[in-house]
RNA sequence: GGGUGAGUAGUCUAGCGGUUAAGACGCCGCCCUUACAAGGCGGAGAGCCGAGGUUCAAAUCCUCGUUCACCCA
Numbered sequence: 001g002g003g004u005g006a007g008u009a010g011u012c013u014a015g016c017g018g019u020u021a022a023g024a025c026g027c028c029g030c031c032c033u034u035a036c037a038a039g040g041c042g043g044a045g046a047g048c049c050g051a052g053g054u055u056c057a058a059a060u061c062c063u064c065g066u067u068c069a070c071c072c073a
Base pairs, nucleotide, nucleotide: 001072002071003070004069005068006067007066010025011024012023013022018056027043028042029041030040031039049065050064051063052062053061
């Protein structure tokens, strides 16, 4: 330099054009326990890598940029 794939809570992942972006782990509070762990109940936390475009409507489609991974040279 060329090709392919990916970027969504602290971490890992789902969401494949239309309801308040969902789950696990983690975090906080309460219950339980002599206490801790485990368990039960409840809660906070992301507007989706950046910019532009298409559309009545975009995390989702398109373009450019950017970061990462893999392959080729």